[in-house]
Context: one part of a larger RNA
Molecule: small-subunit ribosomal RNA, central domain
Organism: uncultured bacterium
């Protein structure tokens, strides 16, 4: 490169939006470029496939024939493929009337705890371990009752549950604002699905500027253990956590499973909505999350209508272990770093 694979063995990009491209529903009509068919040419030797020949055989050698594959001419038309400013409605959009959600962004706002600050009551402790010491208190603490200042996170509801494209999202309240579910119909007509590059988003932790700081707390610092203790525990405590503007882009960014569509026993339980005139602990349809199992799949473990089964399209990505996600070189970044990405020399 082919081939063969990507839950756990190398291997799915963390996630979207979306350009090229590659793929593309039913029916009609056209070409004849793909398909069919026939003719020629060409197809290096050798190799392949038919015949034969020679080494006693055979392999090996040697001689005729032919073969896909490309090129070119001529013919054909059911189906496929192509093309059509024809149609078509099932995919997909769009309106319409319902509904759930911690989806996203701004603003207000509550109470509990916690920490200080002030005055009241009060006195010798108090804190903290396994035990215990640094600490903190007679300059009046712990504790208790009353104001007051701030700063962070929202008990219980709360879930095997909800929502979102992932990351992630959880006290109320309003504000504008995104998507998704159902149920009739009615309009657009293939408008679609994937998507190299490209563009956004993107937990923490870290960076820059500027604010804020209650609490826990890297680093530190000094107390305990201890052979030591640059650790466990316990006392202090800075960054940074928290806002805002902008940067970073590395993750066990996990379902270790890209993403779209089609069909392939079933049970069960739960979230949203509809149906069964009302009503129902029941029963039926849709989307959703989850456990349990058949076929069939896996090396096995397990997957199992939320597929790791059986099919199609379209991308990354993998190719023996380390060396090394390194070196180099340009690209990115303020930097920390990123991304892309070798080889010798060696098991």
């Nucleotide at each position: 490169u082919u081939g063969g694979g990507u839950a756990u063995a190398a291997a799915g990009c963390g996630c979207g939006c979306g350009u090229a491209g590659g793929c593309g529903g039913c029916c009609c009509g056209a070409c004849a470029u793909g398909c069919c068919g026939g003719g020629g040419g060409u197809a290096g030797a050798a190799g392949c496939g038919g015949g034969g020949g020679u080494c006693u055989c055979a392999a090996c050698c040697c001689c005729c024939c032919g073969a896909a594959g490309c090129c070119c001419c001529c013919g054909g038309a059911a189906c496929c493929u192509u093309c059509g400013c024809g149609g078509c409605u099932u995919g997909g959009g769009u309106c319409c009337g319902g509904u759930a959600g911690g989806g996203g962004a701004g603003g207000g706002u509550g109470g509990a705890a916690c920490a200080c600050c002030c005055g009241g009551u009060g006195u010798a402790g108090c804190g903290g371990u396994g035990g215990a010491a640094u600490g903190c208190g007679c300059a009046g603490a712990u504790a208790u009752g009353g104001a007051g200042u701030g700063g962070c996170a929202c008990c219980c509801c709360g879930g095997u549950g909800g929502c979102g494209a992932a990351g992630g999202c959880g006290g109320c309240c309003c504000u504008g604002u995104g998507g998704g579910c159902c149920g009739a119909g009615a309009c657009c007509g293939a408008c679609g699905g994937u998507g190299a590059g490209g563009c956004g988003c993107g937990a923490a932790a870290g960076c820059u500027g500027g604010g804020g700081g209650a609490g826990a707390g890297a680093a530190c610092a000094g107390g305990c253990u201890u052979a030591g203790a640059u650790a466990c525990c316990g006392u202090g405590g800075u960054u940074g956590u928290c806002c805002c503007a902008g940067c970073c882009g590395a993750a066990g960014a996990c379902g270790a499973u890209u993403g779209g569509c089609g069909g392939u026993a079933g049970g069960u339980g739960u979230g949203g909505g509809g149906g069964g005139a009302c009503g129902a602990u029941c029963c039926c349809c849709c989307c959703g999350c989850g456990c349990c199992g058949c076929a069939g799949c896996c090396a096995a473990c397990g997957c199992a209508u939320u597929a790791a089964g059986c099919g199609u399209c379209c991308c990354g990505c993998c190719u023996g272990g380390g060396g090394a996600g390194u070196a180099c070189g340009g690209c990115c970044g303020c930097a920390a770093g990123g991304a892309u990405a070798a080889a010798a020399a060696u098991c």